[in-house]
Context: one part of a larger RNA
RNA sequence: GCCGGCGAGUGUCCCCGCACUGCUUGUCUAAGAGGUUCCGCCUCGGAGGCUAAGCGAAAGCGAGUGUUAACAGCGCGUCCAUCCCGCUUUUAGCGGGAUUGGCAGUGCUGGGACGACCCGAAGCCAGAUGAGCUUGCCAUGAGCAGGGUGAAAUGUGCCGAAAGGCGCAUGGAGGCCCGAACCCGUAGGUCGUACAACGCCUUGGGAUGACUUGUGGUAAGGAGUGAAAAGCUAAUCGAAUCUGGGAAUAGCUGGUUCUCUCCGAAACAGCUUUUGGGCUGGCGUUGCGAUAAGUGCGCGCGGGGGUAGAGCACUGGAAGGGACCAACAGGGAGAAAUCUCGUGGUUCCUAUCAAACUCCGAAUACCGCGCGCUCGCGCAGCAGUUAGAAGAUGGGGGCGAAGCUCCAUCGUUCAAGAGGGGAAGAGCCCAGAUCGCCAAUUAAGGCCCCAAAAUCGACAUUCAGUACAUCACAAGGAAGUGAGGAUCCGUAGACAGUGAGGAUGUUGGCUUAGAAGCAGCCACCAUUUAAAGAAAGCGUAACAGCUCACUCAUCGAGGGUUCUUGCGCCAAAGAUGAUCGGGGUUAAAUGUCGUGCCGAAAUUGCGGACCUGCUUGUUCUUCGGAACAAGUGGGUGGUAGGAGAGCGUUCCGUUCGCGCUGAAGCUAAAGGGGUAACCCAUGGUGGAGCGUACGGAAGUGAGAAUGCCGGU
Numbered sequence: 001g002c003c004g005g006c007g008a009g010u011g012u013c014c015c016c017g018c019a020c021u022g023c024u025u026g027u028c029u030a031a032g033a034g035g036u037u038c039c040g041c042c043u044c045g046g047a048g049g050c051u052a053a054g055c056g057a058a059a060g061c062g063a064g065u066g067u068u069a070a071c072a073g074c075g076c077g078u079c080c081a082u083c084c085c086g087c088u089u090u091u092a093g094c095g096g097g098a099u100u101g102g103c104a105g106u107g108c109u110g111g112g113a114c115g116a117c118c119c120g121a122a123g124c125c126a127g128a129u130g131a132g133c134u135u136g137c138c139a140u141g142a143g144c145a146g147g148g149u150g151a152a153a154u155g156u157g158c159c160g161a162a163a164g165g166c167g168c169a170u171g172g173a174g175g176c177c178c179g180a181a182c183c184c185g186u187a188g189g190u191c192g193u194a195c196a197a198c199g200c201c202u203u204g205g206g207a208u209g210a211c212u213u214g215u216g217g218u219a220a221g222g223a224g225u226g227a228a229a230a231g232c233u234a235a236u237c238g239a240a241u242c243u244g245g246g247a248a249u250a251g252c253u254g255g256u257u258c259u260c261u262c263c264g265a266a267a268c269a270g271c272u273u274u275u276g277g278g279c280u281g282g283c284g285u286u287g288c289g290a291u292a293a294g295u296g297c298g299c300g301c302g303g304g305g306g307u308a309g310a311g312c313a314c315u316g317g318a319a320g321g322g323a324c325c326a327a328c329a330g331g332g333a334g335a336a337a338u339c340u341c342g343u344g345g346u347u348c349c350u351a352u353c354a355a356a357c358u359c360c361g362a363a364u365a366c367c368g369c370g371c372g373c374u375c376g377c378g379c380a381g382c383a384g385u386u387a388g389a390a391g392a393u394g395g396g397g398g399c400g401a402a403g404c405u406c407c408a409u410c411g412u413u414c415a416a417g418a419g420g421g422g423a424a425g426a427g428c429c430c431a432g433a434u435c436g437c438c439a440a441u442u443a444a445g446g447c448c449c450c451a452a453a454a455u456c457g458a459c460a461u462u463c464a465g466u467a468c469a470u471c472a473c474a475a476g477g478a479a480g481u482g483a484g485g486a487u488c489c490g491u492a493g494a495c496a497g498u499g500a501g502g503a504u505g506u507u508g509g510c511u512u513a514g515a516a517g518c519a520g521c522c523a524c525c526a527u528u529u530a531a532a533g534a535a536a537g538c539g540u541a542a543c544a545g546c547u548c549a550c551u552c553a554u555c556g557a558g559g560g561u562u563c564u565u566g567c568g569c570c571a572a573a574g575a576u577g578a579u580c581g582g583g584g585u586u587a588a589a590u591g592u593c594g595u596g597c598c599g600a601a602a603u604u605g606c607g608g609a610c611c612u613g614c615u616u617g618u619u620c621u622u623c624g625g626a627a628c629a630a631g632u633g634g635g636u637g638g639u640a641g642g643a644g645a646g647c648g649u650u651c652c653g654u655u656c657g658c659g660c661u662g663a664a665g666c667u668a669a670a671g672g673g674g675u676a677a678c679c680c681a682u683g684g685u686g687g688a689g690c691g692u693a694c695g696g697a698a699g700u701g702a703g704a705a706u707g708c709c710g711g712u
Stems, first nucleotide, its partner, number of pairs: 001712006011114005017108008026050003032044004054061002064076004081099008117255002120252001124245006135219009144209001146178003149174001153170007182206003187202004221237001223233003258646006268281005282385002284382006294375001296373008309360001310358002315354003319350008330341004388414003391410007419430003434608004439604003445598003448583003454595001456594006467585002476570002480567010497554005503527003508522003533548001536547003609636012647701001649698006656691003665685004671680003
């Protein structure tokens, strides 16, 4: 891991509610007693409880009472049973029944007290047990190879006036040195389902001492002991272990077992030592009740507003211009006078900005009334929810970031919603799954292949694989290319190309070594001309040389500039291998149209099931109604949750049955029935009990709890 078994809303008492039953000369007995028994049980017992009256704190009073001076006012109460039938002295009374009310019982839902659906703490307290491990102490014993160093003291010699000093010999001190046993455990390795719940190897520290060790004793749980690490106190220590209180408590996590039918939420508000918990309201469901006051929508009528927008009339912000006033803050020019740029304020003109501005001012929304259509409302039982998410719109925060965060509003969806589309994908688009069908039509989205359906039609664009859904691109740049406009030149010949000229005064003057069109400065004339600059560029040391402007000829019809716009190009760099979903595509890309087709659990068709409203009929009836059938409408996604109806297991009572000619159980499945839980039948095995119907009672249903036990 798997298989099998076990495994979680139970019991007692009390209370509210609902259903049913009994009584209603109100009701029920408790303890106890008597009787009877195989167990059940029967009869007494009214003590007492609830009820028939309330109000008051109470005394108390009483259909009233409390407050109060009150006969007032006010609070809490009373009024009050209803219906049907029958009889009578039918103004009225009596009897019976039903409903309401009262009491008791049974069942169910819920609540309270208890372990209270089950498992789960760390902990707290009490009493015991431990110092055979370890810590300290006490008593009494034991152990420490070998080697080294050589203190005091003593003896003696020498020096010295002395104090004392210096030698030699002897001596054998020391928490002295080196190093085995012994004790320890520094560093590394090894082991790490180990040899071992701390070992082994190498290396290392102490090794006559605050040393090590045997035996016996002693100190303990808020206590001991501690050269102090909160160490150690029996593999357990920031409070040991065992048992008990004890099923501690757990606003926390996990788990919680058969079926079908009807409806179906919430993630909001207020309060909360409250924020992952509660209580109340909101939203769900079930029952009862009354009705059209009420809810929602549409239309019509009537309202208030200060948002969006807009505006500048107020309050403020901010730009340009003019005028005026004030002081010249300051800068510049000038010798100065002064001029100029400017400064502060007011006002006018132009163009503006505002959540905390408004001369204005919507749409919606909101309030009221009327009409029409709708379905809502009150009380009571039971809940769950109070971590929401995305989308859209209006906003605050943030960076006009976030799959961000916080509000508001939903026309939404998910949650609790399957199906189709979006490559994939809770919240986007389409569409709400009762069941069956190898039927049909469509939605979103698609129609070359993967892959159902157009290699469909028309007119355009793009050449970049741009693009082929989005995310995914900017400023800037460019004779890419399409469309439209404006303007200039042009058969009196444009633009481009080609042929030719492009000269003279003159090397202009100055400067300069030189300056000759072309380093630089100044001037920039004139002549010949078809035209030609005192020169636009290259070039030379300076010249020279080559072009250009300008002109002629040749050629023969468009050319140049600019604006708007469509689609493209560059700009364009990322981390595991790329890509439009892929292949691929020049359309199968992009734009504008059109006609077909495909495409879902949508819609339709055919057939079936269930729920429910209404109508009709039949049967039954405790006369309240119930069941069934037919017709005609509506409905049947669903988490938490509410309500209803069932299946199955064990046992009990009654009843009727089965069984050695084979019960239960197990097994095989390819039979049959039921909407399902399940039921029936058959074969094999098995070998002694089992079932139907109607009731009753529960140790009543397993896949999950790191569940428990067993097997494997």
Large-subunit ribosomal RNA, domain II from a Minisyncoccia bacterium, 712 nucleotides, folded computationally. The coordinates come from a structure-prediction model, not an experiment, and the mean pLDDT is 82. Taxonomically the source falls in Minisyncoccia (Bacteria, Bacillati, Minisyncoccota). RNAcentral holds the full RNA, with entries from ENA.